[in-house]
A computed fold for a 73-nucleotide RNA from Oribacterium sp., annotated as transfer RNA. RNAcentral records the identical sequence in 2 taxa. NCBI's taxonomy places the organism under Bacteria, Bacillati, Bacillota, Lachnospirales, Oribacterium.
RNA sequence: GGAGGUAUAGCUCAGCUGGGAGAGCAUUCGCUUGACGUGCGAAAGGUCACAGGUUCGAGUCCUGUUGUCUCCA
Numbered sequence: 001g002g003a004g005g006u007a008u009a010g011c012u013c014a015g016c017u018g019g020g021a022g023a024g025c026a027u028u029c030g031c032u033u034g035a036c037g038u039g040c041g042a043a044a045g046g047u048c049a050c051a052g053g054u055u056c057g058a059g060u061c062c063u064g065u066u067g068u069c070u071c072c073a
Stems, first nucleotide, its partner, number of pairs: 001072007010025004019056001027043005049065005
């Protein structure tokens, strides 16, 4: 320099054929316990990397940029 993958909660990741943003762990609170832990229940936590485009509607499709990973030279 060229090609491809990837970016969603604090962490690891789902999200189907474009229409409700989610799970596990972690955090906080409650129940349980003599206490801690375990278990159960609930809550909080999001610029879906950034910018633009398409569309009635974009996490999802298109273009560019940035970070990161892999391959080729």
The gene name in the source record is trnV. Rfam family: tRNA. The family's RNA type in Rfam is transfer RNA. Rfam links the family to the GO term triplet codon-amino acid adaptor activity. RNAcentral holds the sequence, with entries from ENA and Rfam.